[in-house]
RNA sequence: AAAGUUCGAUCCUGACUCAGGAUGAACGCUAGCGGCAUGCCUAACACAUGCAAGUCAGACGGGAAGUGGUGUUUCCAGUGGUAGACGGGUGAGUAACGCGUAAGAACUUGCCCUUGGGAGGGGAACAACAGCUGGAAACGGCUGCUAAUACCUCAUAGGCUGAGGAGCAAAAGGAGGAAUCCGCCUAAGGAGGGGCUUGCGUCUAAUUAGCUAGUUGGUGAGGCAAUAGCUUACCAAGGCGAUGAUCAGUAGCUAGUUCGAAAGGAUGACCAGCCAUACUAGGACUAAGACACGGCCCAGACUCCUAUAAGAGGCAGCAGUGGGGAAUUUUCCGCAAUGGGCGAAAGCUUGAAGGAGCAAUGCGCCGUGGAGGUAAAAGGCCUACGGGUUAUGCACUUCUUUUCCCGGAGAAGAAGCAAUGACGGUAUCUAGGCAAUAAGCAUCGGCUAACUCUAUGCUAGCAGCCACAAUAAUACAAAGGAUGCAAACGUUAUCUGGAAUGAUUGGGCGUAAAGCGUCUAUAGGUGGCUUUUUAAGUCCGCUGUCAAAUCCCAGGGCUCAACCCUGGACAGGCGGUGGAAACUACCAAGCUAGAGUACGGUAGGGGCAGAGGGAAUUUUCGAUGGAGCAGUGAAAUGCGUAGAGAUCAGAAAGAACACCAAUGGCGAAAGCACUCUGCUGGGCCAACACUAACACUGAGAGACAAAAGCUAGAGGAGUGAAUGGGAUUAAAUACCCCAGUAGUCCUAGCCGUAAACGAUGGAUACUAGGCGCUGUGCGUAUUGACCCGUGCAGUGCUAUAGCUAACGUGUUAAGUAUCCCGCCUGAGGAGUACGUUCACAAGAAUGAAACUCAAAGGAAUUGACAAGGGCCCACACAAGUGGUGGAGCAUGUGGUUUAAUUCGAUGCAAAGCGAAGAACCUUACCAGGACUUGACAUGCCACGAAUCCUCUUGAAAGAGAGGGGUGCCUUCAGGAACGCGGACACGAGUGGUGCAUGGCUGUCGUCAGCUCGUGCCGUAAGGUGUUAGGUUAAGUCCCACAACAAGCGCAACCCUCUUGUUUAGUUGCCAUCUUUGAUUUGGAACCCUGAGCAGACUGUCGGUGAUAAGCCAGAUGAAGGUGAGGAUGACAUCAAGUCAUCACGCCCCUUAUGCCCUACGUGACACACGUGCUACAAUGGCUAGGACAAAGGGUCGCAAUCCCGCGAGGGUGAGCUAACCCCAAAAAGCCGUCCUCAAUUCGGAUUGUAGGCUGCAACUCGCCUGCAUGAAGCCAGAAUCACUAAUAAUUGACGGUCAGCCAUACGGCAGUGAAUUCAUUCUCGGGCCUUGUACACACCGCCCGUCACACUAUGGACACUGGCCAUGCCCGAAGUCGUUACCUUAACCACAAGGGGGGGGGGGAUGCCGAAGGCAGGGCUAGUGACUAGAGUGAAGUCGUAACAAGGUAGCCAUACUGGAAGGUGCGGUUG
Repeated sequence: AAAGUUCGAUCCUGACUCAGGAUGAACGCUAGCGGCAUGCCUAACACAUGCAAGUCAGACGGGAAGUGGUGUUUCCAGUGGUAGACGGGUGAGUAACGCGUAAGAACUUGCCCUUGGGAGGGGAACAACAGCUGGAAACGGCUGCUAAUACCUCAUAGGCUGAGGAGCAAAAGGAGGAAUCCGCCUAAGGAGGGGCUUGCGUCUAAUUAGCUAGUUGGUGAGGCAAUAGCUUACCAAGGCGAUGAUCAGUAGCUAGUUCGAAAGGAUGACCAGCCAUACUAGGACUAAGACACGGCCCAGACUCCUAUAAGAGGCAGCAGUGGGGAAUUUUCCGCAAUGGGCGAAAGCUUGAAGGAGCAAUGCGCCGUGGAGGUAAAAGGCCUACGGGUUAUGCACUUCUUUUCCCGGAGAAGAAGCAAUGACGGUAUCUAGGCAAUAAGCAUCGGCUAACUCUAUGCUAGCAGCCACAAUAAUACAAAGGAUGCAAACGUUAUCUGGAAUGAUUGGGCGUAAAGCGUCUAUAGGUGGCUUUUUAAGUCCGCUGUCAAAUCCCAGGGCUCAACCCUGGACAGGCGGUGGAAACUACCAAGCUAGAGUACGGUAGGGGCAGAGGGAAUUUUCGAUGGAGCAGUGAAAUGCGUAGAGAUCAGAAAGAACACCAAUGGCGAAAGCACUCUGCUGGGCCAACACUAACACUGAGAGACAAAAGCUAGAGGAGUGAAUGGGAUUAAAUACCCCAGUAGUCCUAGCCGUAAACGAUGGAUACUAGGCGCUGUGCGUAUUGACCCGUGCAGUGCUAUAGCUAACGUGUUAAGUAUCCCGCCUGAGGAGUACGUUCACAAGAAUGAAACUCAAAGGAAUUGACAAGGGCCCACACAAGUGGUGGAGCAUGUGGUUUAAUUCGAUGCAAAGCGAAGAACCUUACCAGGACUUGACAUGCCACGAAUCCUCUUGAAAGAGAGGGGUGCCUUCAGGAACGCGGACACGAGUGGUGCAUGGCUGUCGUCAGCUCGUGCCGUAAGGUGUUAGGUUAAGUCCCACAACAAGCGCAACCCUCUUGUUUAGUUGCCAUCUUUGAUUUGGAACCCUGAGCAGACUGUCGGUGAUAAGCCAGAUGAAGGUGAGGAUGACAUCAAGUCAUCACGCCCCUUAUGCCCUACGUGACACACGUGCUACAAUGGCUAGGACAAAGGGUCGCAAUCCCGCGAGGGUGAGCUAACCCCAAAAAGCCGUCCUCAAUUCGGAUUGUAGGCUGCAACUCGCCUGCAUGAAGCCAGAAUCACUAAUAAUUGACGGUCAGCCAUACGGCAGUGAAUUCAUUCUCGGGCCUUGUACACACCGCCCGUCACACUAUGGACACUGGCCAUGCCCGAAGUCGUUACCUUAACCACAAGGGGGGGGGGGAUGCCGAAGGCAGGGCUAGUGACUAGAGUGAAGUCGUAACAAGGUAGCCAUACUGGAAGGUGCGGUUG
């Protein structure tokens, strides 16, 4: 510090996810030790049991124990004092002066410290106790006695009150032999504590905007320790709030903790400070202090006890229990230390605290051994079988003992005599002993360190994101190995970081999310130049404080560390004080550059109102005229003989204003256009008179605001949602046509939205140019108008720097800066729901969440596609010729059938294809019969030469039996070949996978393309080159050019044909001889054949073109522009085809999926398709005669000749290993006869019969021949194929395979031999350039909505059930305060001395307030909810096809109507 994920690839935007750290954690697995910490985060749920607050006999009376007595000692209920307000727990409530920080004044303070003064005189009681008595108990009642440091009174007073006069208020003793000590009262001060007030800071929400009645202030009174509406009476009407009041939700606050580079975010366990609280709610008492955790009273809920009248209780103290929960410990030890309470003290007490126990909960330390040791051990795993790895190693040898075990010694912590240690016989030291007691967890596809085998086969599973698994999984599971960390390791949860994805540091808003539709203006924010004043901001010095702990730094102590101790310190906040005065601000004065006013000009569809005008349209009247008009892709509906349309003339009405007209003008925007007039707003220019910062922006607020729409009234020509009709169509609620209502127009008022767009807020300043236009000035010049130069304001184009993701923008910024406002933070859900405001309504404004996804998106790139454009090509169309599709047959395929009908090939690019030959064989299929080291290969052992012959059985294979025979080499052991037998390795497989592969092939396509090096351009993908202008069959060539070279393709080189020539002449050719033939002789001129050479290159002339490449025409030539044909097939595409040619990985079978044999099948047959043959006839058929080829094949062969047969064929067998002989007859054609348009002398299927050939074999299932039979078919629907010249068409001949042949197929061969091409508009295919794209599996793409089904969350809702809050009324406990004429009363007073009076007190009663409770109507909120609404999600549902290409009607926005649905249409806008 980054990384993964959107795409075919790229850059960007943007979200999701990961790697780090942390935790009071939990879970899984594992576990040796000790140290230091930490340990109910949930139910402030309920609690059994024990303990957690006592102490003082030196305050007091008394009782008891003990003692023989005195004295002493000890214990105790009660009175009294003091402490139970501390310590300890918890975080429910609280958004508050609660907390933090900094200040303040009107207070209090037991114990403590300092100081001054004082304690004199009286008095009356009440507990305990005794007696009586009530109650179950808890607990009381009455009578009587008594003490005090308990209580009362008087006196005194440096105190208090009060203006003053004056008034009011204290005290206690105890111990000691004594000194003296401990107490008491009062006053002043201090320390520390507490109460109160204030500034500032302190969460979320405006879908909470108004709140407040003791409320805000004053006066009087009351009250308090003290200020105060704290309380009350009266008076006033204030107070708070957009700088967020009030309401609602959530929450103890802080020092700190944690993450982060920091800013900052999150958090508030442990420790420490403050607050609040103690079952829930209310209340006071006592006290210095409480409205009191282990006190009191009342009410409520709950629990316990009970004699049913009554009574008791409060673990959020320490342990512990139940419950809840993923989850959190012992009913431990002792007061030894520290601290607290009481005491004069000894001391007592203390679940505070000190310790131990449990828990890997965390942090930090240590160990589980070290060294040597290879035949590189065994075993495991992998393997290319060689080996590799585990292995820097086990064993073995040697060393050590931290730890562990067992002995011995043994602390500090204890505090100034001694004694006193829970921890603890602990820490620590030390003798002895054994390598002895001690390693796991997670991961290994990328991110992310670490790889193989086996099993599984979209199953089981994994998963943080991307994603993995469908038979070769480094991703699941296991194993081996490896990596990481280590007494731990992983997972989960949460926080933070990464995240500059909330941006102060430090983001953005043209197109990615994002500029309000526009303007005016309030608050607010910001603000020109000069000089003063002040010192609020700002800066500097000094200073107070921000507790301690923590963090940081430096030391020190535990062996180190964690941990602990000591000291120090930065930064920052707030306060005080003294300075500075530049900047901001304030005060005052001035200036004119901003802004404004006045004067003079000026342009304009700026606005409102009035008046006038012509063209066109429609309607109507009249006239002429006579059959159509209108409309469309084509039609029809419609109008018209009742006279349309057309033409002429007249009239009426409404709406809109041609030309000028323009990237021209005006306006804030919306918007504004015939002409004239009136009223009126703003701008610009010039000159420089005046004011003197008057400015900019602008939350709320207000005004204006296209079209559509609404209300009311007028109007209504044209147009025209809806609607009707006609077409189109599968349908057509559309596009097209004919009609047509609202509307469109006007008046008055609503609505308040648009793609209200420059998708670009306003203002100011600065930053190269060039070229226009509008308005208005100036300069030069001129008679003048131009021309030229220049300023200001506006409006356009282009371009530099810069900016930008790119596109682009670029003085009219999207550049550089400042100020102010608005807005954005993944996509969908959704601009939806709920709530609120506005509106007559339609709706507008504001505006979520649950849930789902890992993307959505922008710009640009390369392709592909387009019912986009341009250029070009091709038997692509067109022009022609002949076919297919109809018939019969042949053949292949599908389907069906079958025991099997073996397998493969399936659009073009499968289908007369693999198959250049299925009767057996082939053969892979099926049935039956056999074999099991096998039909075949290699290795081992034993026997036998091998070969051959015969017999039995059988369908054959096979099984069984008999006979003959002794070979070759030899070193004499044996060996080679062959056969039989045996055991095991194996062998065999046309079994699977062509989607594991090689090789081969098809296809696009013989189309002209496909790339690379270097350079250059671009952030990059990529581009350039390869594009442009010409040209070509061609990326062929020329030329231009940031490209220059090069490669694979094209072309050429190769073969065949066409011409000539040279050479060679046998079997060929010519001549001769011969009746013919065999044959003989001669020749090399021709034909022919073989080999070589020449020839054609746009070479030449003319034209054209750019003086190019080339093109056109001509000459020469056998051939002319690639001369014709072939072979030759770039980079890629189709997971194209083939595991059945072959090869090969993996899987499968092994008495069978192998192998042998016989018979069958591959030849089936309702049907469908493909490819062909033969035809339908006279351009023909039959018959007769007689012509002309080329290329092939032949010894297991071709076969002449002759004879036989109607023929197929049979017999014979000359010749030929072939330019010699044979197959072999070429046929169409030509010349004649007959047939005369008909199912025929066409056509030949089918069937019968008789034969021939091949072959072991011709039934299934061959071919051929003779005779007889004589089917369909009379030129073929939609559609579709081939062909451009020696081609189509037509005619025959040959070959391979092959015993034969189902060949009409396939392959090459020659004969005869045409027609047409205007042209590229259209169809199919292809190439190049360009445009668009939401496609990239690439249009067989993508994708929208309704409907149906399943699931999920949400809204509404009759209604039901809770909670919270406030309000009003009722009732009214305890209690304070007030009243009291009732009852009662020791101290004091007075008295007439009476248990009589007064004062004060107590009780009762009563008044105000008052908790809980009740009633009522509200507000907020939560849950359930019949039914209902839309939304989301879901491998293969239905209907259409709205969008993306001109998406087939361009799309989209606002609005209105309408339709199953996407949608359609009208009006206005926009270009995305």